RNA sequence: GCGGGCGUAGCUCAGUUGGUAGAGCAUCAGCUUGUGGCGCUGAGGGUCGCCGGUUCAAGCCCGGUCGCUCGCCCCA
Numbered sequence: 001g002c003g004g005g006c007g008u009a010g011c012u013c014a015g016u017u018g019g020u021a022g023a024g025c026a027u028c029a030g031c032u033u034g035u036g037g038c039g040c041u042g043a044g045g046g047u048c049g050c051c052g053g054u055u056c057a058a059g060c061c062c063g064g065u066c067g068c069u070c071g072c073c074c075c076a
Stems, first nucleotide, its partner, number of pairs: 001072007010025004019056001027043005049065005
């Protein structure tokens, strides 16, 4: 340099026609317990990497761009 994959909650990841953004763990509160843990119930937490486009409507489609990663090529 070329090509592929990935980027969504603090972490690991779903999101199947484009139509209200979710789960588990974690965190916080309550219940339980002599305390803690375990368990149960509830709550908070998101510019969906970034910019732009299409659309009534975009995490999802299109263009650009950044980062991570894999492969290939070139130079040393």
A computed fold for a 76-nucleotide RNA from a Magnetococcales bacterium, annotated as transfer RNA.
The prediction has a mean pLDDT of 80.
The organism belongs to Magnetococcales, within Bacteria.